Model confidence (mean pLDDT): 85 of 100. The part of an RNA shown here (small-subunit ribosomal RNA, 5' domain) has 500 nucleotides and comes from an uncultured bacterium. It matches the Rfam family "Bacterial small subunit ribosomal RNA". The full RNA is in RNAcentral, with records from ENA, Greengenes and SILVA.
Context: one part of a larger RNA
Formats: sequence, C1' cells, structure tokens
RNA sequence: GGACGAACGCUGGCGGCGCGCCUAACACAUGCAAGUCGAACGAAUUGAUCCUUCGGGAUCAGUUAGUGGCGGACGGGUGAGUAACGCGUGAGUAACCUGCCUUACAGAGGGGGAUAACAGUUGGAAACGACUGCUAAUACCGCAUAAAAUAUUGAUACCGCAUGGUAAUGAUAUCAAAGGAGCAAUCCGCUGUAAGAUGGACUCGCGUCCAAUUAGCUAGUUGGUGAGGUAACGGCCCACCAAGGCGACGAUUGGUAGCCGGACUGAGAGGUUGAACGGCCACAUUGGGACUGAGACACGGCCCAGACUCCUACGGGAGGCAGCAGUGGGGAAUAUUGCACAAUGGGGGAAACCCUGAUGCAGCGACGCCGCGUGAGGGAAGAAGGUUUUCGGAUUGUAAACCUCUGUCCUUGGUGACGAUAAUGACGGUAGCCAAGGAGGAAGCCACGGCUAACUACGUGCCAGCAGCCGCGGUAAUACGUAGGUGGCAAGCGUUGUCC
Repeated sequence: GGACGAACGCUGGCGGCGCGCCUAACACAUGCAAGUCGAACGAAUUGAUCCUUCGGGAUCAGUUAGUGGCGGACGGGUGAGUAACGCGUGAGUAACCUGCCUUACAGAGGGGGAUAACAGUUGGAAACGACUGCUAAUACCGCAUAAAAUAUUGAUACCGCAUGGUAAUGAUAUCAAAGGAGCAAUCCGCUGUAAGAUGGACUCGCGUCCAAUUAGCUAGUUGGUGAGGUAACGGCCCACCAAGGCGACGAUUGGUAGCCGGACUGAGAGGUUGAACGGCCACAUUGGGACUGAGACACGGCCCAGACUCCUACGGGAGGCAGCAGUGGGGAAUAUUGCACAAUGGGGGAAACCCUGAUGCAGCGACGCCGCGUGAGGGAAGAAGGUUUUCGGAUUGUAAACCUCUGUCCUUGGUGACGAUAAUGACGGUAGCCAAGGAGGAAGCCACGGCUAACUACGUGCCAGCAGCCGCGGUAAUACGUAGGUGGCAAGCGUUGUCC
C1' cells in the first nucleotide's frame, strides 16, 4: 500500500447493486416451511331439480375423513465429524443399478379371498386402542398366455484385457398385467423386453496440513478355498487353511481441518484463504438399528437406548428450528415473528387448480463497492468578528454580505410503466415522465517534531498527558490540552484485529 462476512469511536443527505451469528453442531415459546389426486375406490355430506308407497330414491354441481397412487431421497440449512478414494484430476466396470422421460417391439384372458372407512359393543385422563359385523378398488393373491427376459444345458462363429465378451441357434423350466374419462373418435394410465437419456454405485493412478520431543504397527490382521450376502466386485460377513501385510519414499500415534472452482495479495514465483455464488461430501438433540421404496439407513418418517423439556387422573404419554421469521443465552458483533406465488423453478393433477419461508420482492444495518448532491457565476470598503502582532500590519479571505442565475437531489400536485405472447403484477402508485416551489433541507473526521503533506498563540511545568518507531513534557513545548490557521480524505474519517 492492498484486502475484509469485520468490530469500536466521532459524524451522517440520497440512490443502485451486493452482503449481514465468523461466538454456543447452546436451549428453544409461537406461526408457517410438503403436499396433491374424486378422471383409482367405497362411503358420508351440502345445494338445486325431478319422482315418491312420504320411509325414501334418481340426476346434476360441490366438499372430503379413510383405502389407494405419486411426491415427502428434490428443494432449504449447517460444517460437528472426516487427513479419507472425502475432495480434485485422469482412467476403468468383461463386476453394477436407475422411478418419472424418450424410442421400438409385444401384450392386457379369466377368477378369488380380504380390509379400512362405516355400524355396534367396549378400554383409557389423554395419546391411542380392542372385539364383532358389512363393503370397494388402478389395494392384495392364485390360474392362463409368453420371449428378445432369467436359470440350467447342447452345439457354432467371431473377438478380447486374465476371469471372459458378443452374435446367431436348439432343448427344458420360471415369471406379467388395471383400469379410468368421454356419446364416440380418442386420450391418460397398466404389463414384459430392448435401447437411450438422466441420476447414482464401485475400483484404480497421481495430488491433498503439522509433529520423529510419535518408530515400530497389525488377528479379520494379509492371502487362499468354500458358503452366505449385495444392484455389483471384495474379509463385506462366516467356517477352515496358510503366516502373512504396512513402515524413515514416514507406517502407527497425536494435533488441526470439510474439499474444490475460486477469493485476497504479489511484477511474477509464491504466500494466505475457502464468507457470499457454483460443484462434491458429511450431518440433522446424542448413539444404534432397520422398514418402505427406483432411490434413504431418511432434517420437518419409524423403532430402541441416553440426556433434556413438557402434559398427566401417576397407570402412561408428547417433543426435536444446523428450514423462514422470532426468543433466551454466549459474544466486540450480525436483520422482519413482513408481502406474494405476478415471474423463474419444483411436487401432485387430464385439466381447472392446489401446495411451495425454494424463489421473487419489501423492511432494518454507511457492512462493502459504485454514482450523485450539499449550489453556480460575479463580487475589495480586502466590511464586521476571530486569531496574531514588532501595533505599522498580517491572516481567515472572494470567503461572507450583496447582485445575477440554476434546480441535480428535495417538497407538492399530476401522469405512470417494462418485467406479461389472450387473462393474471407481490414489488408499486415503485421507477420514469410532466408542472410548480424555493438556495431553501444536506459535512464531517483525522492529522500538522522526523518518517509524512500541513504552524502559531495561550495553558501546563518529568505534572497532566502523548506515543506506530525514534522519542516529547523538569517555565519561552511547532510532540501534552485548547484556540486560530493549515494539510489529507470525504458521507465518511480514524483506531483495532487478521492476511499478503
């Protein structure tokens, strides 16, 4: 000198764009943050119309507790853990999976038994149940059909990278399906297979902080055989067998740490760093576990254990903000319990639409960067006042007054968007534009001994104090304090902290 997610002191006019718990991964009141589909299903219910044996029934339009489907594995948060194939980069999978989507081929025949809702009885303070009975489905289960699928097996050709792979061809065995809307056409779904796309999984080469005042470490440890398990390879797990494996090219141990694209700095080499934005990883009160599912060992799912908080009729229950706001606490320190789904995107739905604290916006904060303003031109009696003085003057200083203007910002009134292809705008009566008004409402902070741009007076008297270093202050202090003046930067200025 530059930089900052900064803080503190003094000061503070406006706008645009960004950023805003770095500390306690501390505890959380309250509200919201993941639902949706009646065009899968039975049922209940509201309104209208019609019929009625007056009990009720039919049609149409709504509503939805339950069964069922899809989504809650995305999006959002945090960085505790992790020195690791976690990340980065480059390869590999002849060892793998992939819902929704796209393409292609083929198919959807015929049956069955339940169950929630509901009704009744009943337990409990509640949370929540129990029993009996009834009912539907795109819920569930057999059967049929079936190969390009899977398994076993036979024979052929080609290829490779060791195990092997690909293609055509036989035989045997096994495994599918669901309907809904519409007058209809048809559309949306369903099943099997192949291919693609997307997303993931695994393996390997190289790279990835400090300490040797950490030198030896290791028994599922290293390898083999077999079995199990997995989407898949594998000590992944298990039984048996062998005795291996790693290490001064730093194993092991301890400390620290999410990694990267990037960011800051520097001429560069390098050093430091990983806020915001983007990619990956890990975590969701602590620890463990699986279930469901294409996908989780699942932030707003389940079970168990621990700690904590709450309710209780003491028998038993409920909860998880490292989502958005917000509260307490900690701290030098970090915001609103806001508006809207109008846009972009996501979930569901045939659609209308619903949901969306993602997101878009607004609020607060000079926290940062950038831009603008606080007036412009003229104006010497060099006014008054202040300061100083050798009392002549000098200086503040064209500065002011005064004259002539201007209207950026501002105030008031009017008009009024783009963002939205037809409709639909939270932002917002915002931005912008037009008119009027009037210099009116808008400058501070630090420094002035040298480094370092900028000096005098008074007070103080090694006191009070200053100070980044050298050093100032003990009676004439340009170094302390105040005043005038000057210098620097400017809606900021200085100090502190950290990095280069």